[in-house]
RNA sequence: CAAGAUUUUCGGGGCAGGGUGAGCGGCGCGGCUAUUGGGUUUCGCGGCAAUUCCUGACCGGCGGUACAGCCCGCAACUCCGGCCCUGCAGCCGGACCGAGCCGGUGAGAUUCCGGCGCCGACGGUAAUAGUCCGGAUGGAAGAAAAUUGAA
Numbered sequence: 001c002a003a004g005a006u007u008u009u010c011g012g013g014g015c016a017g018g019g020u021g022a023g024c025g026g027c028g029c030g031g032c033u034a035u036u037g038g039g040u041u042u043c044g045c046g047g048c049a050a051u052u053c054c055u056g057a058c059c060g061g062c063g064g065u066a067c068a069g070c071c072c073g074c075a076a077c078u079c080c081g082g083c084c085c086u087g088c089a090g091c092c093g094g095a096c097c098g099a100g101c102c103g104g105u106g107a108g109a110u111u112c113c114g115g116c117g118c119c120g121a122c123g124g125u126a127a128u129a130g131u132c133c134g135g136a137u138g139g140a141a142g143a144a145a146a147u148u149g150a151a
Base pairs, nucleotide, nucleotide: 004148005147006146007145008144009143010142017055018054019053023048024047028045029044030043031040032039033038057131058130059120060119061074062073063072064071069118070117078095079094080093081092082091083090100116101115102114103113104112122134123133124132
């Protein structure tokens, strides 16, 4: 002083504002009806009504690399196969896996600066969801620390 081993802790963010009105409602009013202040949402006005629609706003896991959502790789979600198992759980392998250009600086940047763009699992819902609810008080890429390795 290293690989390795064990344990512990940590390990995902986000609709401000405006518009529309599917629907809701006769516990708003008119109209209508025809009963006494009942009924009716087919008709007119008003009310409530989407974090899902339109506009606009906002968000960005982990490792690498000149600082990265959109360069390379990984994880997560979903699916398939195998191992193990009473079963659950677990382990291994595979499939799937979105999106960026231009200019500037520089030795070096699709990472910085400027400009204009783009992307985002599955199930649910009063109505179509990156942002709400749910699986998930879960799992994980991985980060840190302690002990050991260690005489």